Source information
Small-subunit ribosomal RNA from an uncultured bacterium, 1455 nucleotides, folded computationally. The coordinates come from a structure-prediction model, not an experiment, and the mean pLDDT is 83. RNAcentral holds the sequence, with entries from ENA, Greengenes and SILVA.
RNA sequence: GAUGAACGCUAGCUACAGGCUUAACACAUGCAAGUCGUGGGGCAGCAUGGGAGAUGCUUGCAUUUCCUGAUGGCGACCGGCGCACGGGUGAGUAACGCGUAUCCAACCUGCCCUUCACUCCGGCACAGCCCGUCGAAAGACGGAUUAAUGCGGGAUGCAGUCAGAAAGAUGCAUAUUAAUUUGACGAAAGGCUUUAUGCCGGUGAGGGAUGGGGAUGCGUCCGAUUAGCUUGACGGCGGGGUAACGGCCCACCGUGGCGACGAUCGGUAGGGGUUCUGAGAGGAAGGUCCCCCACAUUGGAACUGAGACACGGUCCAAACUCCUACGGGAGGCAGCAGUGAGGAAUAUUGGUCAAUGGGCGAGAGCCUGAACCAGCCAAGUAGCGUGCAGGAAGACGGCCCUAUGGGUUGUAAACUGCUUUUGUGCGGGAAUAAAGGGGGUCACGUGUGGUCCUUUGCAUGUACCGUACGAAUAAGGACCGGCUAAUUCCGUGCCAGCAGCCGCGGUAAUACGGAAGGUCCGGGCGUUAUCCGGAUUUAUUGGGUUUAAAGGGAGCGUAGGCCGUCUCAAAGCGUGUUGUGAAAUGUCCGGGCUCAACCGGGGCCGUGCAGCGCGAACUGUGAGACUUGAGCGUGCGGAAGGUAUGCGGAAUUCGUGGUGUAGCGGUGAAAUGCAUAGAUAUCACGAAGAACCCCGAUUGCGAAGGCAGCGCGCCAGUCCGCAACUGACGUUGAGGCUCGAAGGUGCGGGUAUCGAACAGGAUUAGAUACCCUGGUAGUCCGCACAGUAAACGAUGGACACUCGCCGCGGGCGAUACACUGUCCGCGGCCCAGCGAAAGCGUUAAGUGUCCCGCCUGGGGAGUACGCCGGCAACGGUGAAACUCAAAGGAAUUGACGGGGGCCCGCACAAGCGGAGGAACAUGUGGUUUAAUUCGAUGAUACGCGAGGAACCUUACCCGGGCUCGAAGUUCGGCGGGAUGAUAUGGAGACAUGUCAGUCCUUCGGGACCGCCGCAUAGGUGCUGCAUGGUUGUCGUCAGCUCGUGCCGUGAGGUGUCGGCUUAAGUGCCAUAACGAGCGCAACCCUCAUUUCCAGUUGCCAUCGGGUGAUGCCGGGCACUCUGGAGAGACUGCCGUCGUAAGAUGCGAGGAAGGGGGGGAUGACGUCAAAUCAGCACGGCCCUUACGUCCGGGGCUACACACGUGUUACAAUGGGGGGUACAGCGGGACGCUACCCGGCGACGGGAUGCCAAUCCUGAAAACCCUUCUCAGUUCGGACUGGAGUCUGCAACCCGACUCCACGAAGCUGGAUUCGCUAGUAAUCGCGCAUCAGCCACGGCGCGGUGAAUACGUUCCCGGGCCUUGUACACACCGCCCGUCAAGCCAUGAAAGCCGGGGGCGCCUGAAGUCCGUGACCGCGAGGGUCGGCCUAGGGUGAAACCGGUGAUUGGGGCUA
Repeated sequence: GAUGAACGCUAGCUACAGGCUUAACACAUGCAAGUCGUGGGGCAGCAUGGGAGAUGCUUGCAUUUCCUGAUGGCGACCGGCGCACGGGUGAGUAACGCGUAUCCAACCUGCCCUUCACUCCGGCACAGCCCGUCGAAAGACGGAUUAAUGCGGGAUGCAGUCAGAAAGAUGCAUAUUAAUUUGACGAAAGGCUUUAUGCCGGUGAGGGAUGGGGAUGCGUCCGAUUAGCUUGACGGCGGGGUAACGGCCCACCGUGGCGACGAUCGGUAGGGGUUCUGAGAGGAAGGUCCCCCACAUUGGAACUGAGACACGGUCCAAACUCCUACGGGAGGCAGCAGUGAGGAAUAUUGGUCAAUGGGCGAGAGCCUGAACCAGCCAAGUAGCGUGCAGGAAGACGGCCCUAUGGGUUGUAAACUGCUUUUGUGCGGGAAUAAAGGGGGUCACGUGUGGUCCUUUGCAUGUACCGUACGAAUAAGGACCGGCUAAUUCCGUGCCAGCAGCCGCGGUAAUACGGAAGGUCCGGGCGUUAUCCGGAUUUAUUGGGUUUAAAGGGAGCGUAGGCCGUCUCAAAGCGUGUUGUGAAAUGUCCGGGCUCAACCGGGGCCGUGCAGCGCGAACUGUGAGACUUGAGCGUGCGGAAGGUAUGCGGAAUUCGUGGUGUAGCGGUGAAAUGCAUAGAUAUCACGAAGAACCCCGAUUGCGAAGGCAGCGCGCCAGUCCGCAACUGACGUUGAGGCUCGAAGGUGCGGGUAUCGAACAGGAUUAGAUACCCUGGUAGUCCGCACAGUAAACGAUGGACACUCGCCGCGGGCGAUACACUGUCCGCGGCCCAGCGAAAGCGUUAAGUGUCCCGCCUGGGGAGUACGCCGGCAACGGUGAAACUCAAAGGAAUUGACGGGGGCCCGCACAAGCGGAGGAACAUGUGGUUUAAUUCGAUGAUACGCGAGGAACCUUACCCGGGCUCGAAGUUCGGCGGGAUGAUAUGGAGACAUGUCAGUCCUUCGGGACCGCCGCAUAGGUGCUGCAUGGUUGUCGUCAGCUCGUGCCGUGAGGUGUCGGCUUAAGUGCCAUAACGAGCGCAACCCUCAUUUCCAGUUGCCAUCGGGUGAUGCCGGGCACUCUGGAGAGACUGCCGUCGUAAGAUGCGAGGAAGGGGGGGAUGACGUCAAAUCAGCACGGCCCUUACGUCCGGGGCUACACACGUGUUACAAUGGGGGGUACAGCGGGACGCUACCCGGCGACGGGAUGCCAAUCCUGAAAACCCUUCUCAGUUCGGACUGGAGUCUGCAACCCGACUCCACGAAGCUGGAUUCGCUAGUAAUCGCGCAUCAGCCACGGCGCGGUGAAUACGUUCCCGGGCCUUGUACACACCGCCCGUCAAGCCAUGAAAGCCGGGGGCGCCUGAAGUCCGUGACCGCGAGGGUCGGCCUAGGGUGAAACCGGUGAUUGGGGCUA
């Protein structure tokens, strides 16, 4: 885009066209084929006339009965014509059925046209009617009588038919025709009337027209998992039959005929004109209309007839239905309506013969469900309408967003004006009939035309026209994630649902449902089904086959296809012309319905087929010629070519003997095994079988498989040189034949080695494996089968053409012996070109020609069934159901690898000290609980948020209260005062009292408090997967990118790779790249040296004073120090190495040396990492509570498990005593010297300090002493007692002090952590938080102060390059098979059931034909009986197809 459609929602009108696609299922009822009285006998009914009678009576009318065929007519009957048309359906049919072309010298044709001739005589029967019989009926029978255009007989008779003769003529042929002539056979019907040369008929013959019959060429679906079929089969001769040809049928004779160019069989199907689609070529379809065919309940058969084997005829058989008195009968809607049934689904039991057409008729006319009309149905196409213009406060309402201004629906509505198609009312009103019929009349050529009158309309008072009224009567459907035009809100929460494909939905859904808005189409819109297109996705036009699906394993060769140069002929081919290609359809032009759809006219088209000419490029065929393709000949070489036979040495194993002794063998390590009965090892001799080291190669040969010691015989192929011969002999190759690795099979040999199966030993979680020790088949030979491989160059064969360079093998030529030319072969690299790319590239995957094989999404499946082959194993051929939305190729970027290379890191190693065992502290899990609030969970949670949980904090629990609220803000009103003290009740919040008592002021009021009102509340409730901000981690790792250019179809690459170097993508060199950015480094802070400046609270060298002592004081700023500004370090210098960058040195110098130490600083990104409970914030949720206040409790629980720590286990130590040396800091609600009291925590006094000024014992270390290896003078948990301090308050639940008690623990399993120098280890000091403190934590400070690093194999992490990849959620990936469960389709299966077709036998209706003495008939003939054939029926044995089937096999889908 389309449809004979259906379904859903919706629906105003008109025109035109359409309407059982299913059950060729069954049918009630009505109608669909009759007509002619001008063929006939007749007269049941009707009408008219006549006659007779009766009744009513206005005595000539009406009614009525009977008679009369006289008339009009006419039921039934005889006869003629028609019924073979028209109408329906598509079951059957794969066929000369259909289409197209040609032929019939092999044919028929009623009615019609034309021509010629004729139409004489006589006869007979059967219906009807009448009488009778049988039957329920349908109907049948008998008797009597009768007409005709019915049926016979006779006559005539042509150019008819048959037989015979036949000059001549014709044809491709059988043969045909024919002047003339002989014999035989052979016709007829009348009717009407105005009586005529009338009209309508009849008979014979010729011609025509129309319609039919037959034959042939070409075309006409699928299946080869249908390969052979056929006995009247193919042909001949002679008959029969027919309109006619013919095995159409029959007798005889022959043995043919068809088939891979698809016979036979199976399945499906009416064919064509045309229709849909498509650019076309094609593909699909065959409804309506037209042509042809077939059929008429199923099957068979003939009759009649011009025509039928007959839809509304006959006979028979069968099934079904109906009637029946049970004896018998009737029927055939696939005609029009209609009914039931089936189905998703398809209409009225309508009108009329007015027109068109048909039948009959002389005609009028009759009949006509053909036809024309109407009805129903959006079921299609076309047309029209549902209004038009104005109208902004851009109304109300709705919806959404929002910056609260607004936006959108939206000129939409309201409102104003206008119009009137449609609608309603009223009025007018066709055409279709210019035809036809009847009557009159005229003309002439007497049946035609003219003219006048009259008559004929279903649809229909319709179309159409006019007029009145009045926007009045008339809009929906689908969609809005992408494809695909059109988006927001709410609801829902992997639910409900959507979905054509991809896919949406798990709490912010443009995808579900609703709404608003929008988009598309519009009297329709969507959905479903089907066809074509897109799909060059079956490729003729117009595809492919190295790797995506696809080259047969290879050769020979049949059919077939294709084929070199020249000449002649014209079959194909081209062109011209003729015929045909029906109409409709299509298309163009112009025309008619108001337009259009639609319809009518004309042209073109119809790509086809056939006839007749012309042409000769190409193809074919025949003939002739040629040599270059091909072959043959001759000569020389090369080679793992094949086959047969002989020979050889090394090795292996075995045997015999010798030597010799304890192991051998084997492995990652072992064991099994062998060995004191002497192995292994070694020597000699012998035996056997198999394979041929080196040469050896990127080599050679062969069609492929494949071929390797040496010699010989035989066989075959190839290359090169020469150019005598043949003369296209070529190429490819479906079937076919042959060859065909390894493994396998059969028979017979052989068997040294190796070695499936098997056994043992190991390995392992297991190990039916890999490893080891043995070992059968096999491996070898002969004969025979088998016939497959990643049989690979994953690349079929042949020929020609198209740049080059390099190497190797074989031959030939020339030669200067350097090189070079040429042919064939084996390789490498590349141009053009090709290719999706990888790549190929004269050995093509390039450019062309020819032939063959093969492919058409993945799975199912190379499976099943069938067939073929095979001894078997198995091979060849080779599906479907079902299922998926992919499977796949090449390349790219990452990621990954028990891949490779290079490099780094306390990563390992080398060391030091820890953790893991104990007790305690602390955090977590778990458990418990009214609550044990919440968060953090591998590394990157767990002394984390928390740098301070007794109340508070506090978010949790219990209980008691409040509800504009505990707090804040804005405004207004009222009242008071703010504030402080105090009493009572209560657990408190709170409530009720008492007392004291203001400030500013412009005198309005304000600050402040309470109450009320208005606008705001509040939430540590949820979502860190809606977010901001912040943070952890990879990682202080060296990376991450951009612009322009270049390369690539593209993803992308290059740059950023490579070499060297570096801590570093740091730098240098190289370079289709050149530059740049974020990172690195540097710039910043701090520590280390020094200079300058400054000099108090710091310092004290010099001067002075003073003390028990002290920079205590005057003084000074030199030093230390403090804090500002500078200097200094840059591989700068030297040596060596290096192109350079740079590296290096017991280098120099220097406080410091190659980044001097430390810090701050964290690229693009990753982990939906962490945090809604720090804060902020979207959405959701709660509102007398999920808010808020208070008291108490809990966060501190405790069988247990883990992390992080502290203290220890002791002598490098503990205790006691003595003595020294820091730095960072902190301090007024504070730190406190000093004094007193207390054993002590601390208390009471008192001094200094708002701090370089005052306060703040450093400890380890060192010296002396004690303890002497023990659960201790180690260790200090736990417990008892007594206290101190903070605080409203130490019960749950604080710290500290003293006395007493004195647990575990004697260095810690597997495993694991930190650290490379002022580091580890060890020692103490300070600070934040804080009333106090559960701090052994955290953050800082200084003191003392090591060991070790060979090195990069390994573990972990990381960087760069490269490689493989089926991974991309990226190896914590992907993914295979069994088993378990559910569902689905399918194969097999004992059987069972059904179907179509064929065959044999039996039986055999009707009927044609054949035969037939008795019967009938005057006769012709009929009948009877018999026979042949056959539908159907019965029966039998097979084959095929389908269904079902316990059980069974595999397959697919599902978390």